């Protein structure tokens, strides 16, 4: 050059058209003498960027980008 994959919270993933969750990790509290274990309850997201369809997009088209694999 050409054709696929992947891109969602610090970090690891789920979520395939009704608008974003889980687990480790932060942060407060309960327990405890003190820490850890364990419970509750918080905070953190322009869903890689831009367009475009759509009543409505993280999701579906198209374009970049980055990673990344097979052919050359």
């Nucleotide at each position: 050059g050409u054709g696929g994959g992947u891109g969602u919270a610090g970090u690891u993933c789920a979520g395939u058209g009704g608008a974003a969750g889980a687990g480790c990790g932060c942060c407060a509290g309960a327990u405890u003498g003190u820490g850890g274990c364990u419970c509750u309850g918080g905070a953190a997201g322009u869903c890689a960027u831009g367009g475009g369809u759509u009543c409505g997009a993280a999701c579906c088209c198209c374009a970049u980008c980055a990673c990344u694999c097979a052919c050359c």
Record summary
Transfer RNA from a Clostridia bacterium, 72 nucleotides, folded computationally. The source organism's lineage runs through Bacteria, Bacillati, Bacillota and Clostridia. The sequence was found in a public genome assembly. The prediction has a mean pLDDT of 81. Rfam family: tRNA.